[in-house]
RNA sequence: AGAGUUUGAUCCUGGCUCAGGAUAAACGCUGGCGGCACGCUUAAAACAUGCAAGUCGAACGAGAAGAAGAGUUGGUUUUAUAUUAACUCUUCGGAAAGUGGCGGACUGGUGAGUAACACGUGAAUAACCUACCAAAGACAGGGGAAUAGCCUCGGGAAACCGGGAGUAAAACCGCAUAGGUUAUAGGAUCGCAUGAUCUUAUAAUUAAAACUCAGGUGGUCUUUGAUGGAUUUGCGUCUGAUUAGCUAGUUGGUGAGGUAAUGGCCCACCAAGGCGACGAUCAGUAACCGACCUGAGAGGGUGUACGGUCACACUGGAACUGAGAUAUGGUCCAGACUCCUACGGGAGGCAGCAGUUGGGAAUAUUGCACAAUGGGGGAAACCCUGAUGCAGCGAUGCCGCGUGAAGGACGAAGGGUUUCGGCUCGUAAACUUUUAUCGAUAGCGAAGAAACAAAUGACGGUAGCUAAGUAAGAAGCCCCGGCAAACUAUGUGCCAGCAGCCGCGGUAAUACAUAGGGGGCGAGCGUUAUCCGGAUUUACUGGGUGUAAAGGGUGCGUAGGCGGCAAGGAAAGUCAAGUGUUAAAGACCAUUGCUUAACGAUGGGAAAGCAUUUGAAACUGACUAGCUAGAGUAAAGGAGAGGUAAGUGGAAUUACUAGUGUAGAGGUGGAAUUCGUAGAUAUUAGUAGGAACAUCAGUGGCGAAGGCGACUUACUGGCCUUAUACAGACGCUGAAGCACGAAAGUGUGGGGAGCAAACAGGAUUAGAUACCCUGGUAGUCCACACCGUAAACGAUGAAUGCUAGGUGUUGGUGUCUAAAGACAUCGGUGCCGCAGUUAACACAAUAAGCAUUCCACCUGAGGAGUACGGCCGCAAGGUUGAAACUUAAAGGAAUUGACGGGGACCCGCACAAGCGGUGGAGUAUGUUGUUUAAUUCGACGCAACGCGAAGAACCUUACCAAAGCUUGACAUCCUCUUGAAUACCAGAUAAAGAUGGGGAUAGCCUUCGGGCACAAGAGAGACAGGUGGUGCAUGGUUGUCGUCAGCUCGUGUCGUGAGAUGUUGGGUUAAGUCCCGCAACGAGCGCAACCCCUAUUGUUAGUAACCAUCAUUUAGUUGGGGACUCUAGCAAGACCGCUGUGGAUAACACAGAGGAAGGUGGGGAUGACGUCAAAUCAUCAUGCCCCUUAUGCUUUGGGCAACAAACGUACUACAAUGGCCGGUACAGAGGGAAGCAAUAUAGUGAUAUGGAGCAAAACCCAAAAACCGGCCUCAGUUCAGAUUGCAGUCUGCAACUCGACUGCAUGAAGUCGGAAUCGCUAGUAAUCUCGAAUCAGCAUGUCGAGGUGAAUACGUUCCCGGGUCUUGUACACACCGCCCGUCACACCAUGGGAGUUGGGGUGACCCGAAGCCAGUGGCCCAACCGUAAGGAGGGAGCUGUCUAAGGUAAAUCCAAUGACUGGGGUGAAGUCGUAACAAGGUAGCCGUAUCGGAAGGUGCGGCUG
Repeated sequence: AGAGUUUGAUCCUGGCUCAGGAUAAACGCUGGCGGCACGCUUAAAACAUGCAAGUCGAACGAGAAGAAGAGUUGGUUUUAUAUUAACUCUUCGGAAAGUGGCGGACUGGUGAGUAACACGUGAAUAACCUACCAAAGACAGGGGAAUAGCCUCGGGAAACCGGGAGUAAAACCGCAUAGGUUAUAGGAUCGCAUGAUCUUAUAAUUAAAACUCAGGUGGUCUUUGAUGGAUUUGCGUCUGAUUAGCUAGUUGGUGAGGUAAUGGCCCACCAAGGCGACGAUCAGUAACCGACCUGAGAGGGUGUACGGUCACACUGGAACUGAGAUAUGGUCCAGACUCCUACGGGAGGCAGCAGUUGGGAAUAUUGCACAAUGGGGGAAACCCUGAUGCAGCGAUGCCGCGUGAAGGACGAAGGGUUUCGGCUCGUAAACUUUUAUCGAUAGCGAAGAAACAAAUGACGGUAGCUAAGUAAGAAGCCCCGGCAAACUAUGUGCCAGCAGCCGCGGUAAUACAUAGGGGGCGAGCGUUAUCCGGAUUUACUGGGUGUAAAGGGUGCGUAGGCGGCAAGGAAAGUCAAGUGUUAAAGACCAUUGCUUAACGAUGGGAAAGCAUUUGAAACUGACUAGCUAGAGUAAAGGAGAGGUAAGUGGAAUUACUAGUGUAGAGGUGGAAUUCGUAGAUAUUAGUAGGAACAUCAGUGGCGAAGGCGACUUACUGGCCUUAUACAGACGCUGAAGCACGAAAGUGUGGGGAGCAAACAGGAUUAGAUACCCUGGUAGUCCACACCGUAAACGAUGAAUGCUAGGUGUUGGUGUCUAAAGACAUCGGUGCCGCAGUUAACACAAUAAGCAUUCCACCUGAGGAGUACGGCCGCAAGGUUGAAACUUAAAGGAAUUGACGGGGACCCGCACAAGCGGUGGAGUAUGUUGUUUAAUUCGACGCAACGCGAAGAACCUUACCAAAGCUUGACAUCCUCUUGAAUACCAGAUAAAGAUGGGGAUAGCCUUCGGGCACAAGAGAGACAGGUGGUGCAUGGUUGUCGUCAGCUCGUGUCGUGAGAUGUUGGGUUAAGUCCCGCAACGAGCGCAACCCCUAUUGUUAGUAACCAUCAUUUAGUUGGGGACUCUAGCAAGACCGCUGUGGAUAACACAGAGGAAGGUGGGGAUGACGUCAAAUCAUCAUGCCCCUUAUGCUUUGGGCAACAAACGUACUACAAUGGCCGGUACAGAGGGAAGCAAUAUAGUGAUAUGGAGCAAAACCCAAAAACCGGCCUCAGUUCAGAUUGCAGUCUGCAACUCGACUGCAUGAAGUCGGAAUCGCUAGUAAUCUCGAAUCAGCAUGUCGAGGUGAAUACGUUCCCGGGUCUUGUACACACCGCCCGUCACACCAUGGGAGUUGGGGUGACCCGAAGCCAGUGGCCCAACCGUAAGGAGGGAGCUGUCUAAGGUAAAUCCAAUGACUGGGGUGAAGUCGUAACAAGGUAGCCGUAUCGGAAGGUGCGGCUG
């Protein structure tokens, strides 16, 4: 730092995806050790059990157990002594409970609530409090009354409660004094203000406690400090406007109350304020921060652990105590839940540490210790401490270490692969040498302990050290098509599967699965989830809006934002310097401690923010006083479809009246509906009425836009020009708002000629709810009122300034000029064009350029401008405007093609002009179909179908039935045997030779044993064999476009690029043939030419060919000739070469001459780059797959020949241009030895007999039509010959299935062929025969040959095919393309919906616990006063205000659900049409109205995309 993905390719826009880092993670596979961290993100769900807050006897009373001492009595003992028991006293002792003090407001947990002064940051408190602690000053005098514990009585199941008696204190209560406080009245000093400090006088009020080990500890008041809190405040702090208005204690004042303290905090009264587009209120979400993650940064995300703050403690409410709480392990009440119960009533709160259940993808031990650090109490010892320190579990993360190291080639075995040679795993292993980190065993063994001499260590016999000893115990996971490092084999066969995106898989998968190999990381590796990054894809840094998403339809204008020139002082912004603060931890730098690192320690530095002090004055802002260039006013001129109202005019349409006039008119592609003999259309005249204003008219004018067009008048808005004066920034933009706003549409009332949605009819059509036609209503018009939208477009917001030119047009002015005109300048409106911009197209002073200001709008496509909600509207509807879900693209511009029922040009038997056919008949042949045991297979538009097949009776043959063979019919190799093999004969069988006989030959070398070669037989296995599959795995070959004129390259140039140029253009040609021009210049494959045949001539040669002359003859037969024909070699000839005309002085075209031939003379061979996954695995070759006693091989018979039907290609005909009979001529090219065969003979004939001649210019096969003569006379015939019968011939082992031919007889259809369709432009079509290949035999086929021998072409409008240029395109599998909507089916999410259910917040009313506060008496009461009565004061009770929970009714918001219903999305090949893309076959689209199964059609207005 980028990459993949839209396209045939390109550039751009734009989304989606990937590579990185991170985590309180989870899941899968795997797992050696240690250190440091971290570990319920979900149910603020419910909790069994244990522990987590106590302590003080040096505050107090009482005091169990126990210890010591003394005494009395009794027992044991005879007694003393001793011992034991009970009791009493004394001294200790101090459990449990109680009074009292301090602490339970800290620590620990959690993040539910909270959008708030909760938090962060900076201020303020002159408006406050602060136990314990520190400092200072002062003091502690003297009294009193109770009460718990305890005892007793009673109630209760219990929890617990009540009565009575008695008791202590540092508990409680007076009194005294001090200082303080408050009030009133002064004084001094100070402060920004309220005010603060000090002080005087008077009045009121108010303190204390003791204990002791005699050292101390504690108590009271005041002041100060420290610490901790409280309150106020500036700034900052998420989303939604489909939440726009909220607020009655609300905002303020006065007074009183309350509080530690200010304050509507509360109350009474008064006023009517307060908040809000700078976002109030409402709704949703959320603890905040230091920090953490990411990022270059700016930012974005997060708030786990650690630290600060806040809030909460089952849910809700409340107070008490206290320095501090509205109190996690306190109290009271209400509610839900759980537990106990004797049913009367009680108990409880793990979001403390462990642990349990539940939920969940998921998160640990009911551990040890107070040794350390810290906390509470205590004078202390000490006690308590699930804070904390440690251990346990978990690869959850980070960090470190290991699983060995060195040598070792026969490159072992084995695996994998292979082109079988090898390659690879691989120095890897084995083997040799060596080491011991970790683990395991044994021994030693800390620091952490700071004190105060001692004692004291949970961790822990841990860390560490040492020893012996063995490589022994320790490697996996993911990936290998591209992105993205890493490739092969096998299996599978759109299956199974993979996939983050693109996409793999349909029989050769580097993409699935497995294996080998490789790559990456490594005690981990992958996957999933989430965040940032990449993403400049919300753009402050740092984006856009003509066509990609995006400029509001237009103006006026409020708030706001921005704002001309110059001066002054102040200093809000701004800048500089300083100060304070920004906790610690973290981050950064340095040093340092654990062996290193993670981790930790010490020190340092820094940024930004906020506050504050001082300074500066350029810029911005505010203020003061000015200026005139912006803006404006006045004057004089000017142009105009600018607006409103009234009036006037002519042309035209229609209707009516009258005349003339007669049979049609009208309309269309063609028709019909329609009108017309009741007189239309046409024409003349008149009348009526409505609407619109031809020409002028123009990228001309005016207007903000919509828009405005006859003429006149009235009223009226704006603009331009000119020159001076006035005034002095008055300006620009513009959310909200207001006004205007085409067409359609709506309401009311008019009007209605023409036109015309709807509708009706006629056509068209498969249909035609359309296009076309005939009618026709709303509407179109007017007035008034709505609507508020358009492709309302320049798809381009407004304003200002600047930045080359050229050329039109429009309205002014000036200068020159007689005029025409020229020049200059201001305003408008066009075109071209430079720089610049742009993805390109294009824009270019009327910017889409360079800058500034303000507004509006955009952020993938679809869903959707839809739903819901709000606002507006009479309605139609408008405006604002989502989500779920689906998807990897959608899109812009340009490029190359292809295509078009686009255009231009050109060619072709393409059409036209002709001639002859096919399609009808019969037959032949091929194909389909059907049939069959088999009817072998292939070929399927042109470009399959008389095709492969140049020839199926057997063979061929691949098919079927049956019979047989299995190393095989055929090839190579090995072993053994034989020595020839072979030929020949007989022969089962349907056949294939099962079997038998038989004969006889023999190579080369030799050491004579044999070997080699060859052949046969037997045997074993490697293998043979396959017309089995795949032509979509292939080679080769072929067809086709097409013998069409095209297809490309190098260099250069242009373009960001795909590409373009060249190859286009003007001519010309059969031709990209040639010429000219040109940012191109050249070249290649094609074209042409070179090759062959043919047409002419010359020359050479002259047999088996020829014969003019000379002889000869039946006969070129012979002599002879070399002239001619011919043969076959070599040459010549034709090149627009010559002339003329045209053309550009060209290419070339036309005409002519000459010539056998004239413009490539005719014909052939020759087939560019490519297209069709075209054809062929059955010519051949070949990869892979398949069969191997068979899918191979052999054999007999059958089949390929079937036959209802259909199609193609041919032959023969239908006749007189003919048929038949007779006569009689003339070819060319070929073939011939297992051959062609003459003459002759026989036969009606096919043929037979026989065999001359000929390996061929020699002999043979071997001509017909034509021509001459005759008959037939238009008939199913003397046409035609199918079919059938009989008899034959020939080939062949063999003509039954299934050959050809002959003779006689038979004599079918057919009388020129519907729609449609084919060939041919000259020696051609047509017609006539001949030959050859294949072949034993078999041709109407094929390939060749000659004979006879036409007609027509005006021409390129149309059909078909092709070429070039251009244009449009939503096509690129390329129009056999793409693609729209309804309907049907399945699934998905969603809107409406009678409703139903649940939840949230609020207001009203009812009820009202506990409690504070207030009130209260006829109840009760120890301290003080009082002799007493009583008072002061207090308590319970009662009442009231407030008030939680609860209830009632009605609204509101959110969610779930709901019969039915609406559209939407996605789906395999469904149905109906064909709306769009090409002029898409009616140009399309926008708004609106209306109609229709559906796309859609039509009307009106608009746009060009």

Small-subunit ribosomal RNA from a Eubacteriales bacterium, 1505 nucleotides, folded computationally. The prediction has a mean pLDDT of 83. RNAcentral holds the sequence, with entries from SILVA. NCBI's taxonomy places the organism under Bacteria, Bacillati, Bacillota, Clostridia, Eubacteriales.